The part of an RNA shown here (large-subunit ribosomal RNA, domain I) has 593 nucleotides and comes from an uncultured Actinomycetes bacterium. Its mean pLDDT, the model's own confidence on a scale to 100, is 83. Its Rfam family is "Bacterial large subunit ribosomal RNA". Its family is annotated with structural constituent of ribosome and ribosome in the Gene Ontology.
Context: one part of a larger RNA
């Protein structure tokens, strides 16, 4: 030095475990914000580094409920001092306080800082100083003032507004919009109206009560699912793309304006003393009344077997009535009757009941012997079960503990698109020849684009830009070029729940999901340490034991560490701690040269 064996060191694999993840399901909740959000900075404890909580009233304050014996959060002990059956700590509901930054909003600013004005208060002999409130921009409404320019308007000033501004994981609507790729190359095409970016809204959004489908029969708003169907179609007819109606379900709800006509106010124009006007008739009277146009408000009205206006006729009671009196008509108000209603159709609510939510409560049934450090194991004999899901307890526990099935519960706040009352709102019908109205730079047409299954094609339909530019029911649009006949609908205004999408979040449940190089990047004080000027990138790191019982005391040593003793079932379980493989390094013994 090689080899073999035994025993060690180092090392961390493996096994077992799980506080953490991953995925799915169901329900709930679904917007927050100038009444200052989301997110932060800095503070805050008797001693306090960090996390958590909280905000100068600062691990907390007040009230009301629940619970019932201990408590003063965690790492995390210790010391000191306290609270508590006159109910603490803890849990829930409602409130108070809530520094500074941040949309950040008095001005400024290199966020968490600096500086100021006005009003009131405190303080100083006085100045400086301290405290509270207000002071950004913009929109809407009202009032005042008021140019060019006479009325007017713009502008300005003041007041009022839980008006706006910023944030939000995914879902939603809109704008703008690729390429890799596929076509076995590539250009039309595809990927794809996808990704990325921007704007906007909400708890959902969009859409929505037919200028719709259909086909000679009919249906009757929208949305979503199944099916139709990989069909009809489109397509360098390549690659590929790809409907709709009908049928079956979920849900179910319909409304309001514009115009014609009437009235009132305002503005402008015309008219000017009476045979115009003031509801009709008679008498009297008034007269800047009156007529036209525009505009605002109120009434009326809302449809496709076309509708409405205008006109005509019939409709409870009482009261008032406007140039004056009498009569009538019309109008207004109250009551009665009827109808409806808080998600659209008008809009505030409030009370009660019922059913939930936010703390909780009750909750059955087992003993003995043996093994063992320990019984829940084995054996023996029982019991409960609307409860044998699950977790814990010194090893596998229905009957030991927490629970579970089941039943019950709220002072306070809250939900109901549940019910009822109060309350609020509204008011009928018929006929109708003529006349008037029925959404305009719109429909339509031409050119150039886009969408749809539809790539310009025979190309309808919808839609954008530019140009031209109608009609009012004997009207207009559609039924896939176009024409005729027939049928369907009624554009150019607007609102609308449910069924549908999603899950940051809360609660509950499940898993032929992971088990610490896995599963989230993160089981552990992780978006941390660290890297980068920055945008940004981004770790490693779990396990003593049932219980600290965490080794008193003695010895060696300066200590670290070790040897005894002791604890423990075990200390080769000693906090460098479960198991403890291999590489690598040794000790002892054997053997070979």
């Nucleotide at each position: 030095a090689g080899c073999c064996a035994a025993c060690g060191g180092u090392g961390a694999a493996u096994g077992c475990c799980u506080u953490g993840g991953c995925g799915c399901c169901a329900a709930u909740a679904a917007c927050c914000g100038a009444a200052g959000a989301a997110g932060g900075a800095c503070g805050u404890g008797g001693a306090u580094g960090a996390c958590u909580g909280c905000g100068a009233a600062a691990a907390g304050u007040u009230a009301c409920g629940g619970u019932g014996a201990g408590c003063c959060g965690u790492c995390u002990a210790u010391c000191a001092g306290g609270c508590u059956u006159u109910g603490a700590c803890c849990c829930g509901u409602a409130a108070a306080u809530g520094u500074c930054c941040g949309a950040a909003u008095g001005a400024g600013g290199a966020a968490a800082c600096u500086c100021u004005g006005c009003a009131c208060c405190c303080g100083u002999c006085a100045u400086g100083g301290g405290g509270u409130g207000c002071a950004a921009c913009u929109c809407u409404g009202a009032a005042g003032u008021g140019a060019a320019u006479a009325c007017a308007u713009a502008g300005c000033u003041u007041c009022a507004g839980u008006g706006g501004a910023g944030g939000g994981a995914a879902c939603c609507g809109g704008g703008a919009g690729a390429a890799u790729u596929g076509a076995a190359a590539c250009a039309u095409c595809u990927c794809a109206g996808u990704a990325c970016c921007c704007c906007g809204a909400g708890g959902a959004a969009u859409g929505a009560a037919a200028a719709g489908c259909a086909a000679a029969c009919g249906c009757g708003a929208c949305u979503c699912c199944c099916u139709u169907a990989g069909u009809a179609g489109c397509g360098g007819c390549g690659a590929g793309c790809g409907a709709a109606a009908a049928g079956g379900g979920a849900c179910g709800a319909g409304g309001c304006u514009a115009a014609a006509c009437c009235g009132u106010g305002c503005u402008g124009g015309c008219g000017c003393a009476a045979u115009a006007g003031c509801c009709u008739g008679a008498u009297g009277g008034c007269g800047u009344u009156g007529c036209c146009a525009g505009u605002a408000c109120g009434g009326u009205g809302u449809c496709g077997u076309g509708g409405g206006a205008c006109g005509a006729c019939u409709a409870g009671a009482c009261a008032c009535u406007g140039c004056a009196u009498c009569a009538g008509a019309g109008g207004u108000g109250u009551c009665a009757c009827g109808a409806a209603g808080u998600u659209a159709c008008a809009a505030a609510g409030u009370u009660g009941c019922u059913a939930g939510g936010u703390a909780g409560a009750a909750g059955a049934a087992u003993u003995g012997u043996c093994u063992g450090g320990g019984a829940a194991g084995a054996c023996a004999a029982g019991c409960c079960a609307u409860a044998g899901u699950g977790g814990g307890u010194a090893a596998g526990a229905g009957c030991c503990c927490c629970g579970u099935a089941u039943u019950c519960g709220a002072a306070a706040c809250u939900u109901a698109u549940g019910c009822a009352g109060c309350c609020u709102u509204c008011g009928a019908g018929u006929c109708c020849a003529a006349u008037c109205c029925c959404a305009a730079g719109u429909a339509a047409u031409g050119c150039c684009g886009g969408a749809u299954c539809c790539g310009a094609g025979c190309a309808a339909u919808c839609u954008g830009g530019c140009a031209u530019g109608a009609a009012u029911c004997u009207g207009u649009g559609g039924g896939g070029a176009c024409c005729a006949c027939c049928c369907c609908a009624u554009a150019a205004g607007u609102c609308u729940a449910a069924g549908u999408a999603u899950u940051u979040a809360u609660u509950g449940g499940c898993g032929a999901c992971c088990g610490a190089u896995a599963g989230u990047g993160a089981a552990c004080c992780a978006g941390u340490a660290c890297c980068g000027u920055g945008a940004g990138g981004g770790a490693a790191a779990g396990g003593u034991g049932a219980a600290a019982a965490g080794a008193a005391c003695c010895c060696c040593g300066g200590g670290a560490g070790g040897g005894g003793a002791g604890u423990g079932a075990a200390a080769u379980a000693g906090u460098a701690c479960c198991u403890g493989a291999a590489a690598c390094c040794g000790u002892u013994g054997g053997u070979u040269u």